RNA sequence: GAAGUCCGCCAGGCAGCCGCUGUGCAUUUUAGUGCAUGGAGGAAAGUCCGGGCCCCGCAGAGCAGGAUGCCGGCUAACGGCCGGGCGCAGCAAGCCGCAAGGCCCAAGGCGACGGAAAGUGGAACAGAAAGCAGACCGCCGAUGGCCCCGCGAGGGGAUCAGGCAAGGGUGAAACGGCGGGGUAAGAGCCCACCGCAGUCCGUGGCAACACGGCUGGCACGCUAAACCCCAUCCGGGGCAAGGCCAAAUAGGGAAGCGAUGGCGCUGCUCGCGCCGCUUCCGGGUAGGCUGCUAGAGCGUCGCGGUAACGCGCCGCCCAGAGGAAUGGCUGCCGGGCAGCUUCGGCUGCCUUACAGAACCCGGCUUAUCGGCGGACUUCCAAU
Repeated sequence: GAAGUCCGCCAGGCAGCCGCUGUGCAUUUUAGUGCAUGGAGGAAAGUCCGGGCCCCGCAGAGCAGGAUGCCGGCUAACGGCCGGGCGCAGCAAGCCGCAAGGCCCAAGGCGACGGAAAGUGGAACAGAAAGCAGACCGCCGAUGGCCCCGCGAGGGGAUCAGGCAAGGGUGAAACGGCGGGGUAAGAGCCCACCGCAGUCCGUGGCAACACGGCUGGCACGCUAAACCCCAUCCGGGGCAAGGCCAAAUAGGGAAGCGAUGGCGCUGCUCGCGCCGCUUCCGGGUAGGCUGCUAGAGCGUCGCGGUAACGCGCCGCCCAGAGGAAUGGCUGCCGGGCAGCUUCGGCUGCCUUACAGAACCCGGCUUAUCGGCGGACUUCCAAU
C1' cells in the first nucleotide's frame, strides 16, 4: 500500500422569528401575561428474556408444570456478555490439475454442544437387506455329490448342495479405512499404519479438553427443538401495580325529634316492623394529588483484569406529558450528487434513512440514507 473480516461511534452545526409543553420567579381579580431554563432514540419498536419497585399469597418439604444445559468467568439477574475447548461448513491466499475440480483452509462465521452400554418409539422412497440385517448381479465351488477321460494314481467340466461379502448396484445412512499376508473364493482371519473404544496410566491445564503410552480386533449405527432420564433454576399478577384526598345524586349505619299520625301483622288490646324531619359517621363512583424519575445514572482521569467487568477520585443533572408537548420557516456554515472548468473554483439540486418516550433499568431481535474511526489476518514492496 491492497484485499478481506470484525468491532465501536455519529445520525448535521449556529443564529433569528413564530408556535407547543414541564419547572422556577414576577405580575394579575381568576383566566392569563412576561422573563429565565429543560424538552425523544440508537433503536424510544417487537414485548422475546432477566431484574428493580408494588400488591396478593406463602411453616417446611414434595408432586405436577415450565425454562435452561461443553468449561471457566462477569453480573442485581439472565435464555445475555467475555474468554477458552470441541465439532461443522467454508471465502481469499497456498498446493495439485490441460480443464472440470480436488486438497489445505488465516482473520472471521455457525453450533439447544448433558445423557442413545435405563426403558419406549421413529426412519418416507429406493434397495436382497435398515439393526444383534442381508445376498439381486457377482466371486468361489477346497469339501460332499453329478458328468467326461484314464486300468489306476489322477486330470478336466458344469454348478446340485453349499461357501463368501472383496467388486457392482440402492440409499441420507449398509456393521471401520488402506496396503500386505492368507484363501477354493473371501473375510480383523492375521499383520503394519490410520481411525475407534477403555470407571486404565502418565504429562499439561482450575476445567472443558489436548498430547503420549498401554490394553482391546472393533463391540456400543442414527434420532432426545420424540417421549424420557439426570442436573440447575422458577409462587402469581402488574404503574390500568399501589397509596392518599374526596363531591353531587342514590343507597347504608347511629343518635335525636313529633298531634303519640298513617300503613301492615289483626277484628280488639299490647307489642313489633315500615313510612317523616334534623345532625353525625363510614364505604364506593366522578374528579384531583401521588407513585414519576438522582439512577445497577452520565463524563474525564487513574488502578486491577487478555476481556466482559470491577474499584477509586473529581465533575455533571440529562423529558416527565397524560388523549398525550418535543414542531415549522428563513439565513449562514458544513455535507452529498450532477454539470462546466483557465484546476483556483463556479452553477444547479438535495440536506434526505428507520422511526416517536408513557414506572425504570440490563440484554436479545428486528428496521435504518449516509459518514467516521479502530483492531486482526493474508498478500505485495521497502528497510
Overview:
This is a predicted structure of a 383-nucleotide RNA (Bacterial RNase P class A) from a Zoogloeaceae bacterium. Its mean pLDDT, the model's own confidence on a scale to 100, is 78. It matches the Rfam family "Bacterial RNase P class A". The family's RNA type in Rfam is ribozyme. The source organism's lineage runs through Bacteria, Pseudomonadati, Pseudomonadota, Betaproteobacteria and Zoogloeaceae. The sequence is in RNAcentral, with records from ENA.